[in-house]
Context: one part of a larger RNA
Parts: sequence; C1' cells; structure tokens
RNA sequence: GGCGCAUGGGGGAUGCCUUGGCGUCAGAAGGCGAUGAAGGGCGUGGAAGACUGCGAAAAGCUCGGGGUAGCUGUCAAGCAAGCGUUGAUCCCGAGAUACCCGAAUUAGCAAGCACUGAAUCCAUAGGUGCUUUGCGGCCAACCCGGUGAACUGAAACAUCUCAUUAACCGGAGGAAAAGAAAGAAAAAUCGAUUCCGUCAGUAGUGGCGAGCGAACGCGGAAUAGCCCAAACCGUGAGGGUUUUCCCACACGGGGUUGUAGGGCCUUUCACAUGGGAGUUACAAAGUCGUUGUCUAGCAGAACCGGCAGGAAAGCCGGGCCACAGAGGGUGACAGCCCCGUAAGCGAAAGACAGACGAUCUCCCGAGAGGUACCUGAGUAAGCUGGGCCACGUGGAAUCCCGGCUGAAUCUACGGGGACCAUCCCGUAAGGCUAAAUACUCUCUGACGACCGAUAGCAAACUCAGUAGAGCGAUUGAAAGGUGAGAAGAACCCCGUCGAGGGGAGUAAAGAGAACCUGAAACCAUGCGCUU
Repeated sequence: GGCGCAUGGGGGAUGCCUUGGCGUCAGAAGGCGAUGAAGGGCGUGGAAGACUGCGAAAAGCUCGGGGUAGCUGUCAAGCAAGCGUUGAUCCCGAGAUACCCGAAUUAGCAAGCACUGAAUCCAUAGGUGCUUUGCGGCCAACCCGGUGAACUGAAACAUCUCAUUAACCGGAGGAAAAGAAAGAAAAAUCGAUUCCGUCAGUAGUGGCGAGCGAACGCGGAAUAGCCCAAACCGUGAGGGUUUUCCCACACGGGGUUGUAGGGCCUUUCACAUGGGAGUUACAAAGUCGUUGUCUAGCAGAACCGGCAGGAAAGCCGGGCCACAGAGGGUGACAGCCCCGUAAGCGAAAGACAGACGAUCUCCCGAGAGGUACCUGAGUAAGCUGGGCCACGUGGAAUCCCGGCUGAAUCUACGGGGACCAUCCCGUAAGGCUAAAUACUCUCUGACGACCGAUAGCAAACUCAGUAGAGCGAUUGAAAGGUGAGAAGAACCCCGUCGAGGGGAGUAAAGAGAACCUGAAACCAUGCGCUU
C1' cells in the first nucleotide's frame, strides 16, 4: 500500500406518517361596482418583527339570537394590565364606523328637462345649465357577434388542411344562443327550438390527394305557446285649404291567420249571482298568512378486572349497546374513554324558493250570406363580386353580404338541389318566449384499485407567486417529522466566563434539539491476511 471484517464519522436514500394537493359526484351560488368594487398603500395591540383581523369609532363598536366557564387571534413561551354566572371570549343574523390610492369622478358619454339660438321668417343645427336618470371598472370557464393567422399535414408545395382554431376586440346572462315553419318530406305523412344516442365514417365533397363530412328517419331528455304592423272605428291642440274634404302624426279600440285569416255590410244564436287565467313569454303591481330550506346550534345508547409494558385501545377473563360496528382522537390496534355516527329536534333576525290559501289583477263568443278593404317594398327575385351551407363553381338549389337593377298582392307568393310542367308543402320581408343543454373564480357535503415531500398544485413549512434572476414583458425555487408529555438535560468537571465533550439527572436517550428510521459514495480507527 491492497483486500476483508468490525466500530464510528459523514450523508440523507429507504420505510412509516400527513397538516397539503389532485380528481369525481351531488347540492348551492353564479356576480361585485359612483351607497366607490376587485386589488393595493399606510396605519391599528401595554410592549410588536411577520401573518391574520380591523380602519383614526382601527385584533374592534351597537342590537338580536345561540352557547357556557373561562377569556384578552397565530408564530410564541413569559410579563404587565384587565374582562367574565348582572353570562365575557366564541358562533350566527342585522346595523354603525370604514384613512389614502385605485373606474377614481369637481371628469366623460348617452338620455331627459329648462334656457338660449345661425345661414333663414317659423324652425333646425349649434351653445349653456341641472343635487334628473343611466353607463363607465373588475371577474375563472361557459355563450353570442366582429377581426383573424402561422407552424403543421399533404411525407416538397400553391388550391386544400391546420381552422371559420389561437390571438385580439365588442356584448350579455346565470346560462347564452335558437325557437313557434314562406319547414321537413314523398304519394304516407310529420308538426317550434335545444340536447343525447343512432342513422354513419354512410350519402356526398375533395390538387377525387391529404383530408373534410351531413341530412331524412328512428329511439330518448324536456315540453308552451304568444304579441304586434295593416284593413276598419274613434279622440286629439297639426298642415293644406277647391272646407259635409284631403294629408301627416300621436293615442285608444279592433286584429294576428294558411283545412287561409281578419276588416266592413246583412242576418241567426248565445252571454256573467257564471267560467277561465296569472307575476319566466302571452297585461301588470304587489300584500298577507301557512309551510319548507339555508345562514348559529341541541340532544344522542353501551365496560370492567387481571397480565407483560414507559403507557392499553393489545392478550386473558367476564359483560353491555346497536335505526349508532362511518370516521377521527386519546401514551401501541377502543362499537361501549372523548369528539362524533344512526334516528330525531331547533331561529329573535336575514335570505331564498316551491307549494297552498286569501286579497289582488286580467279575459270571455259562435254560425250563414255578401263585399274584395287588409295581411310587413327599395323588400323578394335577377345580374355581378364574395361568403356560408358536409358541398373547393360545379349541373349548384337554399341562406347571408357589397354593387346595379327591381316584382306580385290571395285567380297571389315562396319551396320541394339547375330549369319547366303537374302535384304536394308552406305564408318571407316585425317581435317575445321557460325547460331539457354548456361551464366552475366560489361555498357545502360525500367519495377515490389518486399522490405521499425529487410525488401531489409552482407553493404541506414562522413569511410562496416569497427569496432570487431580468431595463422590461416575464421568470421563479429550495425548505415537512425530538418526545406520550419539554419532563428541552439542575448540579459537577475539562476547555478561552468558547465550540465541543465527560459525569449526574429526566426519559423507552443507541429519541438531545445539525433531534423518527438512518442505505450508498467518501473518511478514520482497530484487528486479520497479504506485498
């Protein structure tokens, strides 16, 4: 020096654990904001660094309810000064206070009203004012609309694809959108919309490449239908003025349809001490009562002895409860020790919703004949240029938009995938509409062949979107475990009044705070073998 064994150091793997995460299901909620939000700054305690709470009335104030013996939040023990059975602290409901910044606003925009007021007489535009009303900003996803890529795929690439995606902008709601047929079909019919399954990777489309990709029908979820415009009638302060008239506007009645419906005229019958409906559309305000739910809570059965052990819930023995043997805690594994669990009970105040009832509110016709008055116009459609339809211009219908043209009026018009005829279906150019559907920043409950500290959220931790990096937009960690209980090692000794160690003591200390277990690398010492 090497190898081996042993004992230590070193290091923090592994095992065990869980305060934290992840996901699913169900329910709730789905907004906050000029009555100043979200988010910050600065303060606020007897002493006060941070977190939490709160706001100069500042870890709080007032009232109501619950609750019971302690309390003055946490890291964080001790001290000081206090509070509390005249009910504190704490929990729930309601109220008061609520500094500064921030939409941040003594502004701006829109509407309304008033006053003024051009060209230009009336008027209008414009201007001014208002202690009149609304909006503005924030917010995870879902929704509707507008603008709108590229990487990529096509084994290159240009049509195409990615994709009507990402991103950006506008808008709204708890859902949004859509929606009561100018529909879908096919010789039979169905009967608003939405969503799911199937039809079906079918029919199609496609440098017929890559790819894209329906519908009808059928089975389900959920169901709900309505209101205007017009004809006509009436009222009204307008204008024209050929004044028993015409035009325009406002309001009221009427009316709402496709086996067409309605208006007007004639005619027949019916009609209320009755019937129907209603707050999400169909008109619109509520109020009261009962009931239910939520926001604190209450109550809740049943066990003892011995044994080894630091400790009993373990083992042994003997009992008990159970609508409760879910779960957690307690010095090791507890139905009966504690919190709970099953089954029950509970609200002064606030909120919500459903049901019921009362009050209240609204509505109530049908037939026959005639007449030909109405039934959404720069619209439908055409041409042209585009877009969207599963459909890339194709034989390309249907739908939407820019430009140019431009109908018909129920003996009408649109559609049935060029177009025409027959036939069938429907009634555009106005509007509203719950449910079934989508999502989860958030709250509550339950669960998991989910993770267990290099995992699981980036973040289990005094103090993580922190420390740190970057001019900035942004980026972004590491870091859990003494013990049942601090009982956290009095006292003595060595040492620099150290670090560290040795006794002693507490303890299960070979758990000593660099603290459960304590692998490997690496280091040291001792012994053995060997050079």